[in-house]
C1' cells in the first nucleotide's frame, strides 16, 4: 500500500428494499418439598457518516474496526 472477506442483543447467528429471525444469557410466571431440568412470556441489536428511493439492515461513495492475500 493493493485486492478479497467480513461487522446485526452481553456472546453466536438468520434475514439481499417494505415494523429484524431463532439460539443462548438476563428478568418474571408455571411446574417441585426445594434446586435443576422443563413450559410460557418479557427487556435488549442492525459499527459510523453521506447519497439514491416513497421507504435502506439490504443498493451506491467514503470512513473506521476484524480476517485472509499480494506487493
Nucleotide at each position: 500500500g493493493c485486492g478479497c472477506c467480513g461487522g446485526u442483543a452481553g456472546u453466536c447467528u438468520a434475514g439481499u428494499g417494505g415494523u429484524a429471525u431463532g439460539a443462548u444469557a438476563c428478568c418474571g410466571c408455571c411446574c417441585u418439598g426445594c434446586c435443576a431440568c422443563g413450559g410460557c412470556g418479557g427487556u435488549g441489536g442492525c459499527c459510523c457518516g453521506g447519497g439514491u428511493u416513497c421507504a435502506a439492515u439490504u443498493c451506491c461513495c467514503g470512513g473506521c474496526c476484524g480476517g485472509c492475500g499480494c506487493a